About this RNA: The RNA shown here (SAM riboswitch aptamer (S box leader)) has 128 nucleotides and comes from a Pseudomonadota bacterium. Its mean pLDDT, the model's own confidence on a scale to 100, is 80.
[in-house]
C1' cells in the first nucleotide's frame, strides 16, 4: 500500500498555543470566534493484542475416583506494567439490492418508515 479475519445503537474532556474550519468523499443534516482543524501536556474511555484470574476441553506424570505440570481453541471476568485505538451526533443519515413488514381508504412496479444484506469507510490483528 495490498490481501485476509473480527468489530463497529455503549463509553469516555480538560488547559495551553494559534486563528477558520470541520463532521472521508457527494448530498443532506449538523458543530463552530462561548474559538474549527492541527499541535503540546494533563486527563479519562475501552478490551483489538499482550498481560493476569477463573471455567470448560485436551496431553502428560504419579498406586491413586484425586492431585501436579503443561497446552490450544472456546467462555466468564479483570485492568496494575505494555503496543495501538477512541473521547458531538448509530460509521450524524442517505446514495445500491432484499423484504412473505407496517402506513399512504382499496390496488400499486410508486411514496414514506422499518428491518436485513452490499459497496465504502474506521479501527485492530494477521499475511506480502
Nucleotide at each position: 500500500c495490498c490481501c485476509u479475519c473480527a468489530u463497529c445503537u455503549a463509553g469516555a474532556c480538560c488547559g495551553g498555543c494559534u486563528g477558520a474550519g470541520g463532521g472521508a468523499a457527494a448530498g443532506g443534516c449538523c458543530c463552530u470566534u462561548c474559538g474549527a482543524a492541527g499541535c503540546c501536556g494533563g486527563g479519562g474511555c475501552a478490551a483489538c493484542c499482550a498481560c493476569c484470574g477463573g471455567g470448560c476441553g485436551c496431553c502428560u506424570g504419579c498406586c491413586g475416583c484425586g492431585c501436579a505440570g503443561g497446552c490450544c481453541u472456546c467462555c466468564c471476568g479483570g485492568a496494575a506494567c505494555g503496543g495501538u485505538g477512541c473521547c458531538a451526533a448509530c460509521u450524524c443519515c442517505u446514495g445500491c439490492g432484499g423484504c412473505g413488514g407496517c402506513g399512504g381508504a382499496c390496488g400499486a412496479c410508486c411514496c414514506g418508515c422499518g428491518c436485513c444484506g452490499a459497496u465504502a469507510g474506521a479501527u485492530g490483528a494477521g499475511c506480502g